Transfer RNA from Lathyrus oleraceus, 74 nucleotides, folded computationally. Taxonomically the source falls in Lathyrus (Eukaryota, Embryophyta, eudicotyledons, Fabaceae). Model confidence (mean pLDDT): 80 of 100. Rfam family: tRNA. It is annotated as a transfer RNA. The sequence is in RNAcentral, with records from Rfam.

[in-house]
RNA sequence: GGGAUUGUAGUUCAAUUGGACAGAGCACCGCCCUGUCAAGGCGGAAAUUGCAGGUUCGAGUCACGUCAGUCCUG
Numbered sequence: 001g002g003g004a005u006u007g008u009a010g011u012u013c014a015a016u017u018g019g020a021c022a023g024a025g026c027a028c029c030g031c032c033c034u035g036u037c038a039a040g041g042c043g044g045a046a047a048u049u050g051c052a053g054g055u056u057c058g059a060g061u062c063a064c065g066u067c068a069g070u071c072c073u074g
Base pairs, nucleotide, nucleotide: 001073002072003071004070005069006068007067010026011025012024013023019057028044029043030042031041032040050066051065054062
């Protein structure tokens, strides 16, 4: 240099053929429970879906560009 693959909440992962408000576990915050902590119960916050522009009535998903990680190859 060329190719493949991955990038979504603090973190680990979902998201069907392009369609409703992007969900879940852990972590975090509040309340309940307890003599206290943990465990348990209830509730809450947290995402411009790596970035930028594009196609579309509608994009996490499609096409192009670009950045980063991993792997293959010259």